[in-house]
Context: one part of a larger RNA
RNA sequence: AGCAUAGGGUGGAUGCCCAGGCACUGGGAGCCGAAGAAGGACGUGGUAAGCUGCGAAAAGCCAUGCGUAGCCGCAAACAGGCGAAGAGGCAUGGAUAUCCGAAUGGGGCAACCCGCUGCAGGUAACGCUGCAGCAUCGCAUGAUGAAUACAUAGUCAUGCGAAGGGAAACCGGGGGAACUGAACCAUCUAAGUACCCCGAGGAAAAGAAAGAAACAUCGAUUUCCCAAGUAGCGGCGAGCGAACAGGAAAGAGCCCAAACCAUAGCGAUAGAGAUAUCGCUAUGGGGUAGAGGACCGGCAGACGUAGGGAACAAUAUAGCCGAAGGCGGAAGGGAAGCCGCGCCACAGAAGGUGACAGCCCUGUAGGCGAAAUAUUGGUAACUACAGCCGGUAUCCGGAGUACCACGGGACACGAAGAAUCCCGUGGGAAUCAGGGAGGACCACCUCCCAAGGCUAAAUACUACCCAGUGACCGAUAGCGGAUAGUACCGUGAGGGAACGGUGAAAAGAACCCCGAGAGGGGAGUGAAAGAGAACCUGAAACCCUAUGUUU
Numbered sequence: 001a002g003c004a005u006a007g008g009g010u011g012g013a014u015g016c017c018c019a020g021g022c023a024c025u026g027g028g029a030g031c032c033g034a035a036g037a038a039g040g041a042c043g044u045g046g047u048a049a050g051c052u053g054c055g056a057a058a059a060g061c062c063a064u065g066c067g068u069a070g071c072c073g074c075a076a077a078c079a080g081g082c083g084a085a086g087a088g089g090c091a092u093g094g095a096u097a098u099c100c101g102a103a104u105g106g107g108g109c110a111a112c113c114c115g116c117u118g119c120a121g122g123u124a125a126c127g128c129u130g131c132a133g134c135a136u137c138g139c140a141u142g143a144u145g146a147a148u149a150c151a152u153a154g155u156c157a158u159g160c161g162a163a164g165g166g167a168a169a170c171c172g173g174g175g176g177a178a179c180u181g182a183a184c185c186a187u188c189u190a191a192g193u194a195c196c197c198c199g200a201g202g203a204a205a206a207g208a209a210a211g212a213a214a215c216a217u218c219g220a221u222u223u224c225c226c227a228a229g230u231a232g233c234g235g236c237g238a239g240c241g242a243a244c245a246g247g248a249a250a251g252a253g254c255c256c257a258a259a260c261c262a263u264a265g266c267g268a269u270a271g272a273g274a275u276a277u278c279g280c281u282a283u284g285g286g287g288u289a290g291a292g293g294a295c296c297g298g299c300a301g302a303c304g305u306a307g308g309g310a311a312c313a314a315u316a317u318a319g320c321c322g323a324a325g326g327c328g329g330a331a332g333g334g335a336a337g338c339c340g341c342g343c344c345a346c347a348g349a350a351g352g353u354g355a356c357a358g359c360c361c362u363g364u365a366g367g368c369g370a371a372a373u374a375u376u377g378g379u380a381a382c383u384a385c386a387g388c389c390g391g392u393a394u395c396c397g398g399a400g401u402a403c404c405a406c407g408g409g410a411c412a413c414g415a416a417g418a419a420u421c422c423c424g425u426g427g428g429a430a431u432c433a434g435g436g437a438g439g440a441c442c443a444c445c446u447c448c449c450a451a452g453g454c455u456a457a458a459u460a461c462u463a464c465c466c467a468g469u470g471a472c473c474g475a476u477a478g479c480g481g482a483u484a485g486u487a488c489c490g491u492g493a494g495g496g497a498a499c500g501g502u503g504a505a506a507a508g509a510a511c512c513c514c515g516a517g518a519g520g521g522g523a524g525u526g527a528a529a530g531a532g533a534a535c536c537u538g539a540a541a542c543c544c545u546a547u548g549u550u551u
Base pairs, nucleotide, nucleotide: 001550002549003548004547005546006545007544008543009542015536016501017500020473021472022470023469024468025467026466027465028464029462030461031165032164039100040099041098042055043054044053046078047077050074051073061094062093063092064091065090066089070082071081072080105114106113107112115134116133117132118131119130120129121128136162137161138160139159140158141157142156143155144154170201171199172198173197174196175195181188185235211218212217222249223248224247225246232240233239253454254453255452256398260285261284262283263282264281265280266279267278268277269276270275290432292396293395294394295391296390297389298388299387304385305384306383307382312377313376314375315374316373317372319368320367321366325341327340328339329338342359343358344348350362351361352360403427404426405425406424407423408422409421410420413439434449435448436447437446438445488495489494508535511522512521513520514519
C1' cells in the first nucleotide's frame, strides 16, 4: 500500500412529512384615480435591525354590531400597562392619512428646492409658523375687450369634465413582419399570426333586412352542432376553404332626419301704420315605413309595454346552535390501535389531540342571525312609448350619395365570366310611374328600401374573492420563489439563486470536571440524547481505527 471483516467519521441520498405550488370545477366580482390612484420614499414601538400594520391623531383614533377571558403583531425577554364599567379579536361605517408619484403654484438630478394670494399665530421689528387656494386642456355660461366705428381676436371669472394606472387575459380599430411550407424559389404559404399604437367594457363587437332564398318560403344579431374537408379557390402546386338548409342556446325590439303645424328671432316684399305673405334660423309638436307618413274627412280618447325603483324580500360582508363514551381493562412515555361493554347518525367530510377517534376538541348534516354598508329581486311614485277606418296622389321619405372608369383592399374566392362590401383619383343619377338585390350582363319573375342612430340575453377571458376537486408535485420535484423578484451580477435594459423537518411537550441540559475558548466528560430532562439545537431517517463516494491476509 491492496483486499476482506468490524467499528467510527464525513456526507446528505433514500423513506416518511407539509407550511408551498400546479391544473381545473362551481359561484362571486370584473375596475382604481384630481375627494390625488397604482406604486413608492421616509417615518412610526419603552427597549426595535427585518417583515407586517399604521401615518406627525403613525402595530394606531371614533361609532356601531358580533363576541369572550384574556391581551399589549411575526417574537422571546425585561420593564410597564390594559381587561366583566367587556379589553384583545372579527365585521360595518367614519376620522387621520408626512413626502414623491398623472402630480397639477413654479422648478427639479422622484421622495427635494423656491414662491404668490387670503386668513390666523408669533416678534420691538424683520425673518418665521399653521391652514386654505393658485397647473393645463375641452365644453358651457357670464364679464371684459385691441388694431378698427359696430364687431371679432384676445383676456378674465364661475361651473362641469379630462388626464394616470392596470389582468403579460378577453374585445374593437389603425399599422404589420420574417423564419417556415412549397423538399429550390418569385405568385402563394406562414398570417392579418407575432409585434407596435389607439380606444372601450364587464364583457366587447354585431344587430332589427336596399337580407337569405327559389316559384316554396324564412324573418335582427351572436354562439355551438351539422352541412363539410362538401361547393369552390389554388405556380389547380404547397395549401386555403365557405354558405344555404337542418338541430340547439338565447330571444326584444326601438329612436331620429324630412313633409306638415306652433312659438320666437332675423331678413325681404307690400303698406302711413297696425299687419300680411315669403325665406332663413332656433325650440317644441308631428313622424319612421314597403304601400309608409304628411295632408283631408270621420271615430276613439283607454288598455297596455318598457324604464324606474321609496316600501318590502333575499343574499353578501362578523357570528350562533349543533347528536352520541369526561366508558372500563392490559401493555405502553402516551391510546384514538387491541380486548370488553354501550350510544348517535339529515352528522361515518375533514383537521387536530402524546400511535389509527362517528360519540375528546375544531367541525360536519341540518338550522338560526345584522346596528351598518353593498348587491339582486321588486310594489308604488315618476318617466318614456303607446289608436282605428276611409279619401286623395298635392308634399316628404337620408347626394357629391348610389353608380361608372382606373388603382388597391376585404370577402373561402390569387383578375378571373367576378357579383357583393370598403378605400383613393376622376366623373356623377333617379325621387315611388322611384330605387337596390337575386355571383358578369339583359329580360321576366321574386325579395327588399341604401346613403342617420340605439339596443339586453345566449358568447370570450380571469388579476381578484369564496367553496371545492385531482390515477398533479412533494424540497435537484412543484411557481423563479415552502416565499424572493430577495441575496448576488450588470453603467443599463436586464439576469437571478440557494437554504424545509429536535421533541408529544423546551421539559433546549441546573450543578461539577478538563479546556483561554471551541469542544468534550459526568449529572439531570426525556420513551429515546446513537432526538442536544451542525438536532427525524442517515445510503454511496471519501477518510480513520482495529483485526486478518497479500506483496